[in-house]
C1' cells in the first nucleotide's frame, strides 16, 4: 500500500395467523418527541418508531345471515428464502 469480512436495517416473495371493507391501515406534506446505524469512537440535511396537523383516497360478491365462504387494501404481526446494506470519518480484525 492492495485486497477481503461483518451490522441496524431495507426491498422482493412464500407460508401461517390477524385487522379493515360501517376505512381504519397503506402512501404523501408539514411539526415533535425518540431510538438504531459494521469490533471500538464519533456520526448527518440520511433511516426508522410513535404523536399532532393538512390535504388526497378505497372492491367488493356469494348464500347457509353469520366467529361463514371467496375477493379486495401500495393492511399489520410472525417465520422462512433472495438480493441490498456502516451517509461520512478515524482506529481496529483476516489475507498479501
Nucleotide at each position: 500500500g492492495c485486497a477481503g469480512a461483518g451490522u441496524a436495517g431495507g426491498a422482493u416473495u412464500u407460508g401461517g395467523c390477524g385487522c379493515g371493507u360501517u376505512a381504519a391501515g397503506u402512501g404523501u406534506c408539514a411539526u415533535g418527541u425518540g431510538a438504531a446505524c459494521a469490533g471500538g469512537g464519533a456520526g448527518u440535511u440520511g433511516u426508522c418508531a410513535c404523536g399532532u396537523g393538512a390535504a388526497c383516497g378505497a372492491a367488493a360478491a356469494g348464500u347457509u345471515u353469520a366467529u361463514c365462504u371467496u375477493g379486495c387494501g401500495g393492511u399489520g404481526c410472525c417465520a422462512g428464502a433472495u438480493c441490498c446494506g456502516c451517509a461520512u470519518c478515524c482506529c481496529g480484525c483476516u489475507g498479501c
THF (Tetrahydrofolate) riboswitch aptamer from a mouse gut metagenome, 96 nucleotides, folded computationally. The coordinates come from a structure-prediction model, not an experiment, and the mean pLDDT is 76.